About this RNA:
The RNA shown here (transfer RNA) has 73 nucleotides and comes from a Bacteroidales bacterium. The coordinates come from a structure-prediction model, not an experiment, and the mean pLDDT is 82. It matches the Rfam family "tRNA". Rfam links the family to the GO term triplet codon-amino acid adaptor activity. Rfam's curators write: Transfer RNA (tRNA) molecules are approximately 80 nucleotides in length. The RNAcentral record of the sequence draws on ENA.
[in-house]
RNA sequence: GUGGUGAUAGCUCAGCUGGAAGAGCGCUGGAAUGUGGCUCCAGAGGUCAUGGGUUCGAAUCCCUUUCAUCACA
Numbered sequence: 001g002u003g004g005u006g007a008u009a010g011c012u013c014a015g016c017u018g019g020a021a022g023a024g025c026g027c028u029g030g031a032a033u034g035u036g037g038c039u040c041c042a043g044a045g046g047u048c049a050u051g052g053g054u055u056c057g058a059a060u061c062c063c064u065u066u067c068a069u070c071a072c073a
Base pairs, nucleotide, nucleotide: 001072002071003070004069005068006067007066010025011024012023013022019056027043028042029041030040031039049065051063052062053061
């Protein structure tokens, strides 16, 4: 340099055919316990890497850029 794959909560990852965001762990509060842990209940936390486009509607489709990774040279 060319091509492929990926970027979603603090971490690890789902979300597939466009209808608007979820799990586990972690965090906060509560219940339970003599205290703590375990367990149970509730909650907070996301401009879905960036900027644009298509669409009534985009995490999802198209293009640009950035980063990571793989193959080839």